[in-house]
RNA sequence: GCAGAGUAAAAGCCUGUGCGUCAAGUGCCGGCCCGACGGGGAGUUGCGGGCCGGACGAAAAGGGCAAGCGCGCCCUUGCGGUAUGGGCUUUGCAUCCCGCUGC
Numbered sequence: 001g002c003a004g005a006g007u008a009a010a011a012g013c014c015u016g017u018g019c020g021u022c023a024a025g026u027g028c029c030g031g032c033c034c035g036a037c038g039g040g041g042a043g044u045u046g047c048g049g050g051c052c053g054g055a056c057g058a059a060a061a062g063g064g065c066a067a068g069c070g071c072g073c074c075c076u077u078g079c080g081g082u083a084u085g086g087g088c089u090u091u092g093c094a095u096c097c098c099g100c101u102g103c
Base pairs, nucleotide, nucleotide: 001103002102003101004100009091010090011089012088013087014086015085016084017083018082019080020079021078028054029053030052031051032050033049034048035047039098040097041096042095060077061076062075063074064073065072
């Protein structure tokens, strides 16, 4: 000098266990704060999280128990851009410097 490897993690699918279905959650916008980002260092306008605010807004059905107007409990099947664990596949340092492997 040339070539290459490796992470956190992300996405999709399958699956277990929950939550909601009396609407929380998810997704969107704004503000503040924080965190993570190959082995080491730096690190964004990228990524993630917490709090606050704003806009939008949903799928229930059947059965049982209890009760007698309190929309209370349970089961089944659904539903939700739902939470989380596991599996598979794919992608995978924003970027910069150093290191590692091969030549």
A computed fold for a 103-nucleotide RNA from a mouse gut metagenome, annotated as THF (Tetrahydrofolate) riboswitch aptamer. Model confidence (mean pLDDT): 78 of 100. Its Rfam family is "THF (Tetrahydrofolate) riboswitch aptamer". Gene Ontology term of the family: tetrahydrofolate metabolic process. About the family: Tetrahydrofolate (THF) riboswitch was first reported for Ames et al. as an RNA motif in 5' untranslated (5'-UTR)regions of folate transport and biosynthesis genes in Firmicutes genomes. The family has 101 seed sequences and 747 matches in Rfam 15.1.